């Protein structure tokens, strides 16, 4: 790193499907992570002219994929091992990286230290002055501090030094060749400008609407509420008026309820709006769907370095909903402890992880007794 993650049988239960009038019968019934809910999608509803700001995320290159922050291959840097070598450079293998930009701007760099970046002189070294203490100047090669000190090594040079000069390495600019690209190699020029940090703000490029199966769709009770209609209206006078109507009073007519066994009668209320009746529509309880045949699993072949894709054949593998998938017994396997036995082995006791579907997939991360390679 990959894989398995107790096996078989019996009894009694749970859940779903099919068959059956029923009793019941037959068949299916957790995972590699079902977990965290961290990414990416399918699906559903809402939103959406276009563009921009803000916000969030991603960040070497190429490919895979429905998509991804995942995977594969490659490049560069770091680390480890091996080879070569005096030692390296170099070569091979493995592993790892949040791997755009600090020569756009701003900011930060604890402690220690002279100084943490418009530089700077603590010790030391050198020169000058001075009897000396010491003072003035030069110097970043040496010491010291620190995670980090203004290119590195060597030779020359110098008062001592310093890219001050030179060689090699590094760096920067230009150009050529190879490569899809990241990049690599070579040449020319430049003494070197530009310390580190962007998992600091920020800049650049690219991407991104929101909520989530308690999404959402359908059927639909009681009670309450909403709307429409029905039985049922005319006249006179007065006021208002937008001339549609409306308010008040009266008359006639009618309706409903009560008293009453019924009629008559009495009494009360009403006549366009309450009750009553009928119908319509929305929501709730409840039910049904969404719901599991799918970016599906297994095998073989082909293409590709690989991720993966394509073709053929075979298979059907939980769909519950306060939420099933369990309990017990027996035999075996295996770890530990004890005992018997020369040993093989046998007996007794005890343990066998992490965890557990809830719309479905692709990933990542985390947990995991024991075993195999």
């Nucleotide at each position: 790193g990959a894989c398995c993650g107790g096996a078989c049988g019996g009894u009694c239960g749970c859940u779903c499907a099919u068959c059956g009038c029923a009793a019941g019968a037959u068949g299916g019934g957790a995972g590699g992570a079902a977990a965290g809910u961290c990414c990416g999608a399918a699906c559903u509803c809402c939103g959406c002219a276009g563009a921009g700001c803000a916000g969030u995320g991603u960040g070497c290159c190429g490919g895979a994929u429905a998509a991804c922050g995942u995977c594969c291959g490659g490049g560069a840097g770091g680390c480890c091992g091996g080879g070569u070598u005096c030692a390296a450079a170099c070569c091979c293998g493995g592993u790892u990286u949040a791997c755009g930009g600090c020569u756009a701007g701003u900011g930060c760099c604890a402690c220690a230290g002279a100084a943490a970046a418009c530089a700077u002189a603590c010790c030391g070294c050198c020169c000058c002055g001075g009897c000396a203490a010491c003072g003035g100047g030069g110097u970043a090669a040496g010491g010291g501090u620190g995670a980090a000190a203004a290119g590195g090594u060597g030779c020359g040079g110098u008062a001592a030094g310093a890219g001050c000069g030179c060689a090699c390495c590094g760096c920067c600019g230009c150009c050529g060749c190879a490569g899809u690209a990241a990049u690599g190699c070579a040449g020319c020029g430049g003494g070197c400008a530009g310390g580190g940090c962007a998992a600091a703000c920020c800049c650049c490029a690219c991407a991104c609407g929101g909520a989530g199966c308690a999404a959402g769709a359908c059927c639909a009770a009681a009670u309450a509420g909403g709307g429409a209609g029905g039985a049922a209206g005319c006249c006179u006078c007065g006021g208002g008026u937008u001339c549609g109507c409306u308010c008040g009073a009266g008359g006639c007519a009618g309706g409903c309820a009560c008293c009453g066994g019924c009629u008559c009668g009495g009494c009360g209320c009403c006549u366009c709006a309450a009750a009553c009746c009928u119908c319509c529509g929305g929501g709730u309880a409840g039910g049904u769907c969404g719901c599991u045949a799918g970016a599906g699993c297994c095998g073989c072949g082909c293409a590709g370095u690989a991720a993966u894709g394509c073709g053929c054949g075979g298979c059907c593998c939980a769909g519950a909903g306060g939420a099933a998938u369990g309990a017990c017994c027996g035999u075996c396997c295996u770890g530990c402890g004890g005992g018997a036995g020369c040993a093989a082995u046998c007996c007794c006791g005890u343990g066998g992880a992490c965890a557990g579907a809830a719309u479905u997939c692709g990933g990542c991360u985390u947990a995991c007794a024991g075993g195999u390679c």

Predicted 3D model of a 373-nucleotide RNA (Bacterial RNase P class A) from a soil metagenome. The model forms 94% of the base pairs in the Rfam consensus.